Predicted 3D model of RNase P RNA and transfer RNA as a complex of 412 nucleotides. Its mean pLDDT, the model's own confidence on a scale to 100, is 78. It holds a member of the Rfam family "Bacterial RNase P class A". Rfam links the family to the GO terms ribonuclease P activity, tRNA processing and dimeric ribonuclease P complex. It is annotated as a ribozyme.
[in-house]
């Protein structure tokens, strides 16, 4: 480092869904967490809303190639850097010769390159000392000018290396060699790219998980989306019989109930498990995956079920529990096999 | 379940166009007072929740994870 498994084996009794059966309380029968069911990180499905074509433009997001997939920040294979002694790992790896910006301290300078110690005085000057052939001379020190950019120092980072040539001292100023860059051609490869060859300025530094160019890709909200019944609320109608106003009567008004409607709260059911499903075999592809053919039915709840206990066996069992679903990722995890 | 925000001294917050992390409160020392409290001076005190990448260089920019807090029935 990649890959399976994650206490087994019987027996009782418990507890949840499904199906029959019935005397409606039970009875049979079958099934009943996880590799992470977790973090809700990335990406769909499905479900409303929104445009209701396309194009920009604004905001994420992604970024070497080629493939995989329903998509992806995923996989799988390849380049091409790094790292190891090696099997192997790791990488957000497009653009710094579009543009802007940043580089703290230290250093003499940090991007338009610059001079502290240094080295030099060919072309200068001043003062101080020495020597002579006494002149518009030479030497040797300082200082100012003024040249250089090898050495030294500093810092993560200092403007190719190594030789020689050349110079007053030096320098790609020149030469050769070698390393690296564009540009252009061969050849190999699908591609990234690798590889040979010309040329050409002589060297372009980092940093784009900093703005940004460039390529691509992305509408918003989440089953507490969403649908369907529907108490009560509220409209309109009829209204037995009581009750209010009156001495009675008619008329009105109030009024349990009953029929029609409208929303759709409380509640309630759907949504919800036949799926991008799982197991074998066969086939293609290095691989990720894909196709074919047989088999199978493999949790579904709404206070929310999966434990208890007994023998037997070991190495004495870690992390930890569904709540729309499903492909990744990441994260926790005693211990066991096999490569 | 499902969206969100926020971890910076002992306490409450600043610092986030990367460059030795600050303030008030507390607290320690001293001054001042008869003594104390205010007051003045100085000082202590920081794994910037945890790990990893980018960068020369992370409190800032990225991934990842951990605690807390809120909001929808």
């Nucleotide at each position: 480092c990649g890959a399976u498994c994650g206490g087994g084996c019987a027996g009782u009794c418990g507890c949840g869904a499904c199906g029959c059966c019935c005397u409606c309380g039970g009875g049979c029968g079958c099934c009943g967490a996880g590799g992470a069911a977790a973090g809700u990180c990335g990406g769909g499905a499905c479900a409303c809303c929104g445009c209701a074509g396309g194009g920009c433009a604004a905001g994420g997001g992604u970024g070497c190639c080629g493939g995989g997939u329903a998509a992806c920040u995923c996989c799988c294979g390849g380049a091409c850097g790094g790292g190891g002694a090696a099997a192997c790992c790791c990488g957000a790896u497009g653009g710094a010769a579009a543009g802007c910006g940043c580089a703290a301290c230290a250093g003499a300078a940090a991007g338009c390159a610059a001079a502290c110690c240094g080295c030099c005085g060919a072309c200068c000057g001043g003062c101080g000392c020495c020597c002579c052939u006494c002149g518009u001379g030479g030497g040797c020190g300082u200082c100012g000018c003024g040249g250089c950019a090898a050495g030294g120092g500093u810092g993560a980072a200092a403007c190719g290396g190594u030789g020689g040539u050349g110079c007053a001292a030096g320098a790609g100023a020149c030469c050769a060699c070698c390393a690296g860059c564009g540009c252009c051609c061969g050849c190999g490869g699908a591609g990234a790219c690798g590889u040979g060859g010309g040329u050409g300025g002589c060297u372009a530094g980092g940093c784009a998980a900093g703005c940004c160019c460039c390529a691509c890709c992305c509408g918003g909200u989440g089953c507490a989306a969403c649908g369907c019944c529907a108490a009560a609320c509220g409209g309109a109608g009829c209204g037995a019989u009581g009750a209010c106003g009156c001495g009675g009567c008619c008329c009105g008004c109030c009024g349990a109930g009953c029929u029609c409607c409208a929303g759709g709260u409380a509640g309630g059911c759907g949504g919800c498990g036949u799926g991008a499903g799982c197991c074998g075999g066969c086939c293609g592809g290095u691989a990720a995956c894909g196709g074919c053919c047989g088999g199978c039915c493999c949790a579904g709840a709404u206070g929310g079920a999966u434990g208890a206990c007994u023998g037997c066996c070991c190495c004495c069992g870690a992390c930890a529990g569904a709540a729309u679903c499903c492909c990744g990722c990441u994260u926790a995890g005693a211990g066991a096999u096999c490569g | 379940g499902c969206c969100g925000g926020a971890g910076u001294a002992g306490c409450u917050c600043a610092g986030c166009u990367g460059g030795u992390a600050g303030a008030g409160c507390a607290g320690c020392u001293g001054a001042u007072u008869u003594g104390u409290a205010a007051u003045c001076a100085g000082c202590u005190g920081g794994u910037c929740g945890g790990g990893g990448g980018u960068u020369c260089g992370a409190u800032u920019c990225c991934c990842u994870u951990c605690u807390c807090c809120g909001g929808c029935u």